[in-house]
């Protein structure tokens, strides 16, 4: 150079001009005098890598701290990291690529039940369609034999063909998948029926690994199918509800019927159910009528950033440094210059035999995905373009 692979980082920059929103400050009005509303100037700050889907963990809040069991959910190799997880990182095991890498919803099918679709004869303790082979019987029938009045007729029969029985799972076809490969003995033909090896399955036992698991010796019968994102069974995890959580202040109304019950106890706490505890005098239902503001919770939090140190890493610790939106009909925008990026045309230079290539100027054009709303950690989705860094495999030079 060319192809391909992993992993990072950015996500326009400056001015100006008008506009929004929290927040400090200032100044004018108002009236119920609150350190209060309004409105005008100042100043400072003002979305993201996904703020997004709301799919997993959690923190924080309430339900009486919520014990037991069922029942539903979940998650699944092994070791570790974490506040936790279905996430992450190192590792085994299978799979795929020449390779760096990649992918794997990766506990049990010797506890039972189910299911295996079209094909196909047969799909689980299978199967005989087509071949093979054996025995029967029909039909032809080569050689061979016997008798003859020489026209024939008899017997016996490899071998063909149809048929019926019966054997056979080696070949043939089907299929995702046909009950271990390969070569031999055997045998009517075969056939783990034997037998060498090989491949799987168990058992023993030696090594190496924290472990998942790897390596080797030995010995067994000779071979047992798939599904568990089907029930199901094993180990382990889950109380239920969400900021409209949940609290504080203000502020409003108006009764009236009807049923059930007051300890042999309605209701309710308590969550899908029961057990078990615990509160209890009101509790449903129809009609009618009223409120619907403001403030806390809220943004300093498992935080961000740098540098050291410990780990293969994920991570964690230890110093230093910083403050970075809190809106609530819900601000975070628009428009102009400049400069940079990308595309497309034109001139110009440079390079090379060309096909292009690379620098300048100049015209036009573009520039994603998407926007907090209690907070964090992951996942997974979406993304126009530009940077960088690692590895691999090919080809060329030296």
């Nucleotide at each position: 150079c060319g192809a391909g692979u992993c992993g990072g980082u950015c996500g326009g920059a400056c001015g100006g001009u008008c506009g929004c929103g929290u927040c400090g400050g200032g100044a004018g009005g108002c009236c119920u005098c609150g350190u209060g509303c309004c409105u005008c100037c100042c100043g400072c700050c003002g979305a993201g890598g996904a703020a997004c889907g709301u799919c997993c963990g959690g923190g924080c809040u309430c339900c009486g701290a919520a014990g037991g069991g069922c029942a539903a959910g979940g998650u699944g190799g092994u070791g570790g990291g974490u506040a936790a997880c279905g996430c992450c990182c190192a590792c085994c095991c299978g799979g795929g690529g020449u390779g760096a890498c990649c992918c794997g919803c990766g506990g049990g099918a010797c506890a039972g039940u189910g299911c295996c679709a079209c094909a196909g004869a047969g799909a689980a303790c299978a199967g005989a369609c087509c071949g093979c082979c054996g025995c029967g019987u029909c039909g032809g029938g080569a050689a061979g034999g016997g008798c003859u009045c020489c026209g024939g007729c008899c017997c016996c029969g490899a071998c063909c063909g149809g048929u019926g029985c019966g054997g056979u799972a080696a070949g043939g076809g089907u299929g995702a998948a046909a009950c271990g490969g390969u070569g031999g003995u055997g045998u009517a033909a075969g056939a783990g029926a034997c037998c060498a090896c090989c491949a799987g399955c168990g058992g023993a036992c030696c090594g190496g690994g924290u472990g998942a698991c790897c390596g080797g010796u030995c010995c067994g019968g000779c071979u047992c199918g798939g599904u568990a994102a089907a029930c199901c069974c094993c180990a382990c995890c889950u109380g239920g509800a969400g900021c409209a959580a949940g609290g504080u202040c203000a502020g409003a109304c108006a009764g009236g019927g009807a049923g059930c019950g007051u300890c042999a106890g309605a209701g309710g706490g308590c969550u899908g159910c029961c057990c078990g505890c615990c509160c209890g005098a009101g509790c449903u239902c129809c009609u009618g009528g009223g409120u619907a503001g403001a403030c806390c919770g809220c943004u300093c939090g498992a935080g961000c950033c740098c540098u050291g140190c410990g780990g293969u890493a994920a991570c964690g610790c230890a110093g230093g440094g910083c403050c970075u939106a809190g809106a609530u009909g819900g601000a975070u925008g628009a428009c102009c210059g400049u400069c940079g990026c990308c595309c497309g045309c034109g001139c110009g230079a440079g390079g090379g035999u060309g096909a292009c290539c690379u620098c300048g100027c100049g015209c036009g054009g573009g520039a994603a995905c998407a926007g907090a709303a209690c907070c964090c950690g992951g996942c997974g989705u979406a993304c126009a373009g530009a940077c960088c860094g690692g590895c691999u495999c090919g080809u060329c030079c030296g």
Molecule: Bacterial RNase P class A
Organism: Cellulosimicrobium sp. 4261